[in-house]
Context: one part of a larger RNA
RNA sequence: GAUUGAACGCUGGCGGUAUGCUUAACACAUGCAAGUCGAACGGUAACAGAACUAGCUUGCUAGUUGCUGACGAGUGGCGGACGGGUGAGUAACGCGUGGGAAUAUGCCCUUUAGUGGGGGAUAACUCGGGGAAACCCGAGCUAAUACCGCAUAAUCACUAUGGAGUAAAGCAGGGGACUUCUUGAAAGCUUCCACUAUUGGAUGAACCUGCGUCGGAUUAGCUUGUUGGUGUGGUAAAGGCUUACCAAGACAACGAUCCGUAGCUGGUCUGAGAGGAUGAUCAGCCACACUGGGACUGAGACACGGCCCAGACUCCUACGGGAGGCAGCAGUAGGGAGUAUUGGACAAUGGGCGAAAGCCUGAUCCAGCCAUGCCGCGUGUGUGAAGAAGGCCUUAGGGUUGUAAAGCACUUUCAGUAGGGAGGAAAAGUUAGUCGUUAAUAACGGCUAACCCUGACGUUACCUACAGAAGAAGCACCGGCAAACUCCGUGCCAGCAGCCGCGGUAAUACGGAGGGUGCGAGCGUUAAUC
Numbered sequence: 001g002a003u004u005g006a007a008c009g010c011u012g013g014c015g016g017u018a019u020g021c022u023u024a025a026c027a028c029a030u031g032c033a034a035g036u037c038g039a040a041c042g043g044u045a046a047c048a049g050a051a052c053u054a055g056c057u058u059g060c061u062a063g064u065u066g067c068u069g070a071c072g073a074g075u076g077g078c079g080g081a082c083g084g085g086u087g088a089g090u091a092a093c094g095c096g097u098g099g100g101a102a103u104a105u106g107c108c109c110u111u112u113a114g115u116g117g118g119g120g121a122u123a124a125c126u127c128g129g130g131g132a133a134a135c136c137c138g139a140g141c142u143a144a145u146a147c148c149g150c151a152u153a154a155u156c157a158c159u160a161u162g163g164a165g166u167a168a169a170g171c172a173g174g175g176g177a178c179u180u181c182u183u184g185a186a187a188g189c190u191u192c193c194a195c196u197a198u199u200g201g202a203u204g205a206a207c208c209u210g211c212g213u214c215g216g217a218u219u220a221g222c223u224u225g226u227u228g229g230u231g232u233g234g235u236a237a238a239g240g241c242u243u244a245c246c247a248a249g250a251c252a253a254c255g256a257u258c259c260g261u262a263g264c265u266g267g268u269c270u271g272a273g274a275g276g277a278u279g280a281u282c283a284g285c286c287a288c289a290c291u292g293g294g295a296c297u298g299a300g301a302c303a304c305g306g307c308c309c310a311g312a313c314u315c316c317u318a319c320g321g322g323a324g325g326c327a328g329c330a331g332u333a334g335g336g337a338g339u340a341u342u343g344g345a346c347a348a349u350g351g352g353c354g355a356a357a358g359c360c361u362g363a364u365c366c367a368g369c370c371a372u373g374c375c376g377c378g379u380g381u382g383u384g385a386a387g388a389a390g391g392c393c394u395u396a397g398g399g400u401u402g403u404a405a406a407g408c409a410c411u412u413u414c415a416g417u418a419g420g421g422a423g424g425a426a427a428a429g430u431u432a433g434u435c436g437u438u439a440a441u442a443a444c445g446g447c448u449a450a451c452c453c454u455g456a457c458g459u460u461a462c463c464u465a466c467a468g469a470a471g472a473a474g475c476a477c478c479g480g481c482a483a484a485c486u487c488c489g490u491g492c493c494a495g496c497a498g499c500c501g502c503g504g505u506a507a508u509a510c511g512g513a514g515g516g517u518g519c520g521a522g523c524g525u526u527a528a529u530c
Base pairs, nucleotide, nucleotide: 001530002529003528004527006526007525008524009523010522013377014376015375016374017373018372020369021335027332028331030330031329032328035078036077037076040075041074043071044070047069048068049067050065051064052063053062054061055060056059085288086287087286094213095212096211097210098209099208100207103205108201109200112197113196114195116150118148119147125140126139127138128137129136130135155164156163170193172191173190174189178184214260215259216258221251223249226248227247228246229245230244231243233241263285264284265283266282267278268277269276270275290311291310292309293308294307313324314323315322316321341367343366344365345364349363350361351360352359353358380410381409382408383407390401391400392399393398414471416466417465418464419463420462424457429451430450431449432448433447434446435445436444474519475518476517477516478515479500480499481498485514486513487512488511489510495502496501
């Protein structure tokens, strides 16, 4: 000199933009952060409508009916493995970079072939019982895209005219045989979505490996599934991954093992560079989810807001037994020099579910707080010598503060008040027409048109008008380094200080004042890096 996720002191007008527990991976009250689908299913607790019945105050009261819109609880499907947080552990194929072969991959795209025919349960519900509760037990009833066989493919191995062996599910719309003839609708037909097996792809994932990746030798030897082979088992898959047997190897001064420290990277800071330091925000990877261990389900987890066991802690209890996990967003206590609101909205972007409308989303987008950083603007402009008054100094003449003020003439940025007003939405939705597809006026896809509606921010950005200089300057320093000097007080005292050093009666170095210098909504100090 540059820099910072900074803190402290004094001071503080506005806006834009970015950042904001670096410490206790300490403990957590409360609310919210992952649901959705009735177009899979049986149904109907609540709400609304309709119909019927009864009562009467004659349009409301009560009841019934799942009939309709919907839908609590339940079965079932998909998603809770993403998104969000933290950096404890890890010196490692963890990360970075370059290769590799022995792998599976839900949803998506694509290829081919199917979707035949049956069965038995179970929750909900009803009844009964136990328990303080959490919840549990028994009996009975019922459905499915839940579950299980059969058939037929794919597939597998061999002793090959033979054997083994395993799949599937429907829903909705159109139309309508049939029928009570205009309603209902279950045959065959058809469209969309779904289902089963399969081909190739895409995506994300698992594995192996060369090289690189902190300090200590006052850590020199280390290892027994250890190193290799064969068989067995196991995995999606190679492999001591596992196990039995056999051999006795493997690593190490080019630093093994041990100890300490640490998430890694793109980057960031500094520097002319080489380097050095660092790894907040943003992005990629990894690891973790009260501590330790384990598996289940699933395409994917050994799973933050799932399960089981053990432990510590907290809470409830009728003492028999139960409940919990903010390193999600806010917030609380504590620690600390130190770090924000128990805010708004799904309008946009994206995600989950759904055919869709839509629902959910503390992701996200916004707002709030803080001069924490960076950037911009303002606190007036011109004129004005009687060089006013006052202050300070003085050789008492004067000098300086100083065009500074006052006065005169202007302007109105920003803040204030009032009014107008984009863009973020040409999205998305509904309806109609038309084209493609089709048997089709369903459905689906494209195009066109119309319609009404959808903005948290928001009193938005921006523009216009109004009034009045009106509301807006401080901080550090002045002995040398280093820009800037005098007086008074003090008298080795009180004090200053980054270094040299000042102070013991004329202190430009202490304290105050006047003046000056530097930076300026900041200025200094401390800490830290180059």
The part of an RNA shown here (small-subunit ribosomal RNA, 5' domain) has 530 nucleotides and comes from an uncultured prokaryote.